[in-house]
Formats: sequence, C1' cells, structure tokens
RNA sequence: AUGAAAAAGGUAAACUGUGCGAAAGCGCAGGACGCAAAGCUACAGGGGCUUACCCGACGGCGACGUGCCGUUGGCUGCCAGCCAGCCGCCAAG
Repeated sequence: AUGAAAAAGGUAAACUGUGCGAAAGCGCAGGACGCAAAGCUACAGGGGCUUACCCGACGGCGACGUGCCGUUGGCUGCCAGCCAGCCGCCAAG
C1' cells in the first nucleotide's frame, strides 16, 4: 500500500423514548441501515448545516418611545457516518 477468506472483537443510520439547546445538533436507553478506521481531531485544510440574543443595511407599521415587525448580511454553535489530517487491530495474493 491492499481488503480475498477468516478469527478476536468494535461501532451503530433511520426511527422511538427521555434530557439539553433558539436552531443545527448533542447525551443516555432501545433499535440496526451500514462501516476496515463509522477510532481521534471542528478558528488557525476544504465543504456542509444552523444562527436565538446582539450589530449593520433595506423595507413596512407606527400610538413617534430612534419603538415594533419582516427580509438580508455578520456575529454564534454544530457536523469527521462528506472529503481531509493523525493514530491503529487482523490477514492472503
């Protein structure tokens, strides 16, 4: 580097229950679609998702309190079971 056959094993999608969160999503329990790295790493590789509060722009409303509502951009958080990086079990040709 590769994943044929096998052994020891590992992990656990959707969904359900429950808890956390604004959301994405995450923990635990059940459950197995799958996985040879579905182990670890999430500002300081790429990509994706989310964005309550707050800030800016624009529009609307308005009882005129630079107040309320909407759209959009930023801030935020998340995903490695998307690629990537690091480490690693077993084993033939």

Description: A computed fold for a 93-nucleotide RNA from Xylanibacillus composti, annotated as c-di-GMP-I riboswitch aptamer. The source organism's lineage runs through Bacteria, Bacillati, Bacillota, Caryophanales and Xylanibacillus. Rfam family: c-di-GMP-I riboswitch aptamer. Rfam links the family to the GO term cyclic-di-GMP binding.